[in-house]
Molecule: transfer RNA
Organism: marine sediment metagenome
Formats: sequence, C1' cells, structure tokens
RNA sequence: GAGACUAUGGUGUAGUGGUAGCACGAGAGGUUGUGGCCCUCUCGGCAGGGGUUCAAUUCCCCUUAGUCUCC
Repeated sequence: GAGACUAUGGUGUAGUGGUAGCACGAGAGGUUGUGGCCCUCUCGGCAGGGGUUCAAUUCCCCUUAGUCUCC
C1' cells in the first nucleotide's frame, strides 16, 4: 500500500427499514435474627461524520479503533 471482518448500557450478547431486547451488574424496596438465595421496581446503550428514505442500529460513502490475510 491492497482486501476482508468487527464496533449495540459497566460486562457479555440478540436485533435483515417502523416501540432497541435478554442475561449478569448497579441502586431502592420486600423477605431473613444478620448475610446469602429468592421476589418486585428502577438506572443505563446503537464508534464519529455525511448520504438515501416518510422513517436508518439496519442500506451506501468516508473517517477512527481493533482483528486477520496479501504485498
């Protein structure tokens, strides 16, 4: 230098154009003599920019970061 893949809460992971889910976690409460287990509620997220579209996590382009291959 060329190509491919990946990027979603604190962590892991779904989501093929129409309300962003799940598990763990964290906070509060219930239960308990205390703690754990268990139950209920809550918190918190689409890497950045642009385009297409009535509507983009999703499709297209560029950038950033990571992984792999070629040169």